[in-house]
RNA sequence: GGGCGAUUGGCGCAGUGGUAGCGCAGAUGCUUUACACGCAUAAGGUCGGGGGUUCAAAUCCCUCAUCGCCCA
Repeated sequence: GGGCGAUUGGCGCAGUGGUAGCGCAGAUGCUUUACACGCAUAAGGUCGGGGGUUCAAAUCCCUCAUCGCCCA
C1' cells in the first nucleotide's frame, strides 16, 4: 500500500428498512436470624464520529476513526 471482518447499556451478544432487545453484572423489594440461592420490579443506549438515500436507517451508500486477520 491492497483485501476482508468487527464497532449496539458496565461486560458478553442478538437485531438484514417500520416501537432498540436478551443474558450476566449493578440497584430496590420479597424471602432468611444473617448471607447465598430463588422470585419480583425498576433503572441504565446520541446503536464508534460525520454526511447521504428514504415517508422512515442500528440496518442501505460514502467517508473518517479504532481493533483484528490475510496479502504484498